[in-house]
């Protein structure tokens, strides 16, 4: 310098055909059991605003396409491989 591949909660990793983003698993708060814990089970669990109903915002970063983007497209950053 050229080509490919990854990037999503606090952590791992689904969702990839453009159409309810966060499944399932760890972790974590709360509970039940227990004398007491550990293990099980149960509910919850992205930020922000609101008393609540609800609303905005969110996919490494920033355009951009489209009614509609984690998905298509373009710049750029990070990090794995391969070429030279």
């Nucleotide at each position: 310098g050229c080509c490919g591949g990854a990037g999503u909660g606090g952590c791992g990793g689904a969702a990839u055909u453009g159409g309810c983003a966060g499944a399932c698993g760890c972790g974590c708060a709360g509970g039940a059991c227990u004398c007491a814990a550990a293990a099980u089970c149960c509910u919850g669990u992205g930020a922000c605003c609101g008393c609540a109903a609800g609303g905005u915002c969110g996919u490494g970063u920033g355009g951009g396409u489209u009614c509609g983007a984690c998905c298509c497209c373009c710049a750029c950053c990070u990090c794995c491989g391969g070429c030279a």
Model confidence (mean pLDDT): 81 of 100. A computed fold for an 84-nucleotide RNA from Candidatus Terrybacteria bacterium RIFCSPHIGHO2_01_FULL_48_17, annotated as transfer RNA. Rfam family: tRNA.